RNA sequence: GCGACUGAGGAGCGUUGCAACAGGGCUGCUCGCCCUGCCAGGCUCGGUCGCCGACAUUCUUCUCCAACGGCGCUCACUCUGA
Numbered sequence: 001g002c003g004a005c006u007g008a009g010g011a012g013c014g015u016u017g018c019a020a021c022a023g024g025g026c027u028g029c030u031c032g033c034c035c036u037g038c039c040a041g042g043c044u045c046g047g048u049c050g051c052c053g054a055c056a057u058u059c060u061u062c063u064c065c066a067a068c069g070g071c072g073c074u075c076a077c078u079c080u081g082a
Stems, first nucleotide, its partner, number of pairs: 001051009010075006018042001021037006041068001
């Protein structure tokens, strides 16, 4: 760095539908395109496993700690004012 699983980022309802995914169609094939469905944790951070790469400032301990997530509404929590 990539992939998988998992945890966390307070919660709910409604809504639109980009990507991905599923189904169908177009094309001799591939690529690609169209329609329908589904769809607002797909992002970030942490843990585990596997693969690949790089490197020699690496290991341990303590302390502190996230930033974001279309639109509308509601609740929770914190602060301030009435």

The RNA shown here (SAH (S-adenosyl-L-homocysteine) riboswitch aptamer) has 82 nucleotides and comes from a Chromatiaceae bacterium. The coordinates come from a structure-prediction model, not an experiment, and the mean pLDDT is 78. Of the family's consensus pairs, 100% are formed in the model. The organism belongs to Chromatiaceae, within Bacteria. It was read from a public genome assembly, where an Rfam model found it. It matches the Rfam family "SAH (S-adenosyl-L-homocysteine) riboswitch aptamer". For this family Rfam cites "Riboswitches that sense S-adenosylhomocysteine and activate genes involved in coenzyme recycling" (Wang et al., Mol Cell, 2008). The family has 52 seed sequences and 1,354 matches in Rfam 15.1.